[in-house]
RNA sequence: GGGCUGGUAGCUCAGUCUGGUAGAGCGUUCGGUUGGCAAUCGAGAGGCCCCGGGUUCGAAUCCCGGUCAGUCCA
Numbered sequence: 001g002g003g004c005u006g007g008u009a010g011c012u013c014a015g016u017c018u019g020g021u022a023g024a025g026c027g028u029u030c031g032g033u034u035g036g037c038a039a040u041c042g043a044g045a046g047g048c049c050c051c052g053g054g055u056u057c058g059a060a061u062c063c064c065g066g067u068c069a070g071u072c073c074a
Base pairs, nucleotide, nucleotide: 001073002072003071004070005069006068007067010026011025012024013023020057028044029043030042031041032040050066051065052064053063054062
């Protein structure tokens, strides 16, 4: 330098193919249960979906550029 994959909640990741209310598990907060803790059950908070631009009534999703990480080739 070139190819490919990836960047979404504190963490690990779905969702992208096929545009239409952003989700799960773990963690965390509150509550039930316990003599107390663990475990378990219920509820809640937490996201400008890597950045900029474009298309569209509407973009995490499609298009263009950039950037970071992984991997392969040189």